A computed fold for a 75-nucleotide RNA from a Candidatus Woesearchaeota archaeon, annotated as transfer RNA. The prediction has a mean pLDDT of 82. The source organism's lineage runs through Archaea, Nanobdellati and Candidatus Woesearchaeota. Rfam family: tRNA. By type it is a transfer RNA. Its Rfam clan is "tRNA clan".
RNA sequence: GGGGCUGUAGCAUAGUUUGGCUGGUGCACUCGACUGAUAAUCGAGAGGUCCCAGGUUCAAAUCCUGGCAGCCCCA
Numbered sequence: 001g002g003g004g005c006u007g008u009a010g011c012a013u014a015g016u017u018u019g020g021c022u023g024g025u026g027c028a029c030u031c032g033a034c035u036g037a038u039a040a041u042c043g044a045g046a047g048g049u050c051c052c053a054g055g056u057u058c059a060a061a062u063c064c065u066g067g068c069a070g071c072c073c074c075a
Base pairs, nucleotide, nucleotide: 001074002073003072004071005070006069007068010027011026012025013024020058029045030044031043032042033041051067052066053065054064055063
């Protein structure tokens, strides 16, 4: 220098195929119940510019373009 894959909450991950409800789940976190008190369990809650910018569209996490970061391959 060329090519490919990946980027979604503190962590992990589904959703992308075929654009369409208000972006979900587990762990962690906060509050409550239970307990003599913890743990476990149960209930509730908070937390997301869906890597960034632009474009297409009535509508974009999803499609297109560029950029950034990580990993892999080739040279």